Molecule: transfer RNA
Organism: Candidatus Adlerbacteria bacterium RIFCSPLOWO2_01_FULL_51_16
């Protein structure tokens, strides 16, 4: 330099053919126990890496940029 993959909650990851973004763990509150852990219920937490385009509407499609990983030379 070229090719490919990934970037979504604090962490690990889903998100179907474009239609208001979810789970587990962690965090907060409650229940329960003599108490702790485990367990049950509820809650908070997101500029979907960034910029632009298409569309009535974009995490999703298109172009570019950045970061990480892998391959080729």
């Nucleotide at each position: 330099g070229c090719c490919g993959a990934a970037g979504u909650a604090g962490c690990u990851c889903a998100g179907c053919u474009g239609g208001u973004a979810g789970a587990g763990c962690a965090c907060c509150c409650c229940c329960a126990u003599g108490g702790u852990a485990a367990g049950g219920g509820g809650g908070a937490g997101g500029u979907c890496a960034c910029c632009g385009g298409u569309u009535c509407a974009a995490u999703c499609c298109c172009g570019g940029u950045c970061u990480u990983c892998g391959g080729c030379u």